[in-house]
């Protein structure tokens, strides 16, 4: 110094001026039963994201009687651990990829089913060519039986590979290595290592249905509560051993109701901002977390407020240069709605650590 | 704000649930011929979509599963 691997982080700054939304205080009008509620003035506070996004996932928080049994349906899948939970996150196993630093994949196809087009003899139990025996006559490039999976075709895929023995020919038929199943010893918590024994060991598909092991009621802040206003407690149907209690079945219990078309109000407060919260320390864990301690309070809109302009800087690309600059241009993705933890997918431009490979210099 | 559902020629739909005969059907439109004096109907031949993109299981994807994108249910819900 060039090229990369991983992770973490910032993602415009400072005035001045107009405005917006929420909020303390003052003063002054108004209403009211003193507390109080409204308006205005005026003087201070506070005001979007790293994704506030998809709404993919897991809870929290609220209603539904989420009762009691079967039976479906969904999710999620190596293996400890973190978590309030999770498809997340952390450690760590095997596989596969890369010089490498690092990436990516994971439960079971010897429990059963189904599928595997077109080719291929044969895609589950099969012989087209071949190769090898037998036998038959027409003695032939014949026909027929029997062996083979070593050899050619075929296909994404062909019955563990690779040498040797051995045999009419072949063949785990037997043997060494090698994969692999099982079963001991042995380290580990496990997943699995590692040795030795042992069986000669027939595909592939579970993002098919299965099978295990495990978690699961359904709905959603328009959830629910309170007041306020308005209204007729309408019309129709169901039923009364039948309806509803949000999958289907039953058993209980519960409600006298259900459902459907019509009409009315379309306003207020709270749910709603102190939380699994942010930030430093320290102490326990490889580490994701976790426990003490001290500090701080950080948006609350309702058709949706968080803005506009102006000056100087910063940032980056282009042009020019009298190399001091200097003029234009552009400054990403986005934009709270009940809140959290996560993944994901968007994003000009910049910083930082840590590794790796390569090359130089000393 | 929630919840749900669809994207296939130029239009409208099938096909997906159970992956191959899909190189993808049908209907109208579209284009040549033919019939007619002409058009129109009508025969008869022909062009048109790689299935909204990208990734991912599989031997194989319009079909199954992830991400994404656009549009609807919609002012239906209190």
């Nucleotide at each position: 110094c060039a090229a990369g691997u991983a992770g973490a982080c910032c993602g415009g700054g400072u005035g001045g001026c107009c405005g917006c939304u929420c909020u303390g205080g003052u003063g002054c009008c108004g209403g009211g039963u003193u507390u109080c509620c409204g308006g205005c003035a005026u003087c201070g506070g506070a005001g979007a994201g790293g994704a506030a996004a998809g709404u993919c996932c897991g809870a929290g928080c609220u209603c539904c009687u989420c009762c009691g049994g079967g039976c479906a349906g969904g999710g999620u899948g190596c293996u400890g651990g973190g978590u309030a939970a999770c498809a997340c996150c952390c450690a760590g196993g095997c596989a596969g990829g890369g010089u490498g630093a690092c990436c990516u994949g994971c439960g079971g196809a010897a429990a059963g089913u189904g599928c595997c087009a077109c080719a291929g003899a044969a895609a589950c139990a099969u012989a087209c060519c071949g190769c090898c025996u037998c036998g038959a006559c027409u003695c032939g490039u014949u026909c027929g039986g029997g062996g083979u999976a070593a050899g050619g075709g075929u296909g994404a895929a062909a019955u563990g590979g690779u040498g040797a023995g051995g045999u009419a020919a072949g063949a785990g038929c037997u043997c060494a290595c090698c994969g692999c199943g099982u079963c001991c010893a042995u380290c580990g918590c496990g997943a699995g290592g590692u040795g030795g024994a042992u069986g000669g060991c027939g595909g592939g598909u579970a993002a098919a249905c299965c099978c295990c092991a495990u978690c699961u009621g359904g709905a959603g802040c328009a959830a629910g509560g309170c007041c306020g206003a308005a209204u007729a407690g309408g019309a129709g149907g169901a039923c009364g051993a039948u309806a509803g209690g949000u999958g289907c079945c039953u058993g209980g219990c519960c409600u006298g109701u259900c459902c459907u078309c019509g009409g009315g109000u379309u306003g207020g407060c709270u749910g709603c901002a102190c939380g699994a919260c942010c930030g430093c320390g320290u102490c326990g864990g490889u580490a994701a977390c976790g426990g003490c301690g001290c500090g701080g309070c950080u948006a609350g809109a309702u058709a949706g407020a968080u803005g506009g302009u102006c000056a100087c800087c910063g940032u980056u690309c282009u042009u020019c240069u009298u190399c001091g600059g200097a003029a234009g241009a552009a400054u990403a993705c986005a934009g709270a709605a009940c809140u959290c933890g996560g993944c994901u997918u968007a994003c000009a431009g910049g910083u930082c650590u840590a590794c790796u490979u390569g090359g130089u210099c000393a | 704000g929630u919840c749900c559902c669809g994207g296939u020629g130029g239009u409208g739909u099938a096909g997906c649930c159970u992956g191959g005969c899909c190189u993808a059907a049908c209907a109208u439109a579209c284009c040549a011929c033919a019939c007619u004096g002409u058009c129109a109907a009508u025969g008869u031949g022909g062009a048109g979509a790689u299935c909204g993109g990208g990734g991912g299981u599989u031997c194989g994807a319009a079909u199954c599963c992830c991400c994404u994108c656009c549009g609807g249910g919609c002012g239906c819900c209190a």

Predicted 3D model of RNase P RNA and transfer RNA as a complex of 440 nucleotides. Rfam match: Bacterial RNase P class A.